Predicted 3D model of a 74-nucleotide RNA (transfer RNA) from a Thermoplasmatota archaeon.
RNA sequence: GGGUUCAUAGGGUAGCUAGGAUAUCCUGCUGGUCUUCGGAACCAGCGACCGGGGUUCGAAUCCCCGUGAGCCCG
Numbered sequence: 001g002g003g004u005u006c007a008u009a010g011g012g013u014a015g016c017u018a019g020g021a022u023a024u025c026c027u028g029c030u031g032g033u034c035u036u037c038g039g040a041a042c043c044a045g046c047g048a049c050c051g052g053g054g055u056u057c058g059a060a061u062c063c064c065c066g067u068g069a070g071c072c073c074g
Base pairs, nucleotide, nucleotide: 001073002072003071004070005069006068007067010027011026012025020057028046029045030044031043032042033041050066051065052064053063054062
């Protein structure tokens, strides 16, 4: 340099192929119930679509550019 895959809460992960209302689940954190205390369990809450642009009534999803990471080729 060329090809290809990926980027979603503090961590992990589904949703993308085939656009649709409030983005899924686990963990974490906070509060509560329970307990002598802690843990576990149960209840409630908090928190995310890598950046920019485009298409569209509507974009995590489609298109373009950029950034970062993995793999292959030279």
Its Rfam family is "tRNA". By type it is a transfer RNA.
The coordinates come from a structure-prediction model, not an experiment, and the mean pLDDT is 80.